A computed fold for a 111-nucleotide RNA from a mouse gut metagenome, annotated as FMN riboswitch aptamer (RFN element). The sequence is in RNAcentral, with records from MGnify. Its Rfam family is "FMN riboswitch aptamer (RFN element)". Rfam describes the family as follows. The RFN element is a highly conserved domain that is found frequently in the 5'-untranslated regions of prokaryotic mRNAs that encode for flavin mononucleotide (FMN) biosynthesis and transport proteins. Rfam links the family to the GO term FMN binding. Its mean pLDDT, the model's own confidence on a scale to 100, is 86.

[in-house]
RNA sequence: GUCUUUGGGGCAGGGUGAAAUUCCCGACCGAUGGUUACAGUCCAUGAACCUCUUUUGAGGCCGAAACGGUGAGAUUCCGUUACCGACGGUACAGUCCGGAUGGGAAAAGAC
Numbered sequence: 001g002u003c004u005u006u007g008g009g010g011c012a013g014g015g016u017g018a019a020a021u022u023c024c025c026g027a028c029c030g031a032u033g034g035u036u037a038c039a040g041u042c043c044a045u046g047a048a049c050c051u052c053u054u055u056u057g058a059g060g061c062c063g064a065a066a067c068g069g070u071g072a073g074a075u076u077c078c079g080u081u082a083c084c085g086a087c088g089g090u091a092c093a094g095u096c097c098g099g100a101u102g103g104g105a106a107a108a109g110a111c
Base pairs, nucleotide, nucleotide: 001111002110003109004108005107006106013025014024015023027095028094029085030084031045032044033043034042040083041082049060050059051058052057065081066080067079068078069077087098088097089096
């Protein structure tokens, strides 16, 4: 460099109601690379959305953590208590349905 494959998880139980996995109590989930040491909340990347663009691509937008402990070293481990989660649909959705049998950071392998 070419090709192939892989590449996102989650409302148990209960309340109100004509109707809610959407409201209320409560439960559960955590993509990819990096970082002296293991990260949803540190630094970046990816998806969605908006603008421009013939394609490609460029720009915009882009959530959330403190305290204590151990240690040479951890905003990553241990303890405690918090917090966050695109767009469209629908009784108001991180978890349901849909765009999506899509796209994709990236990982592995073959030549």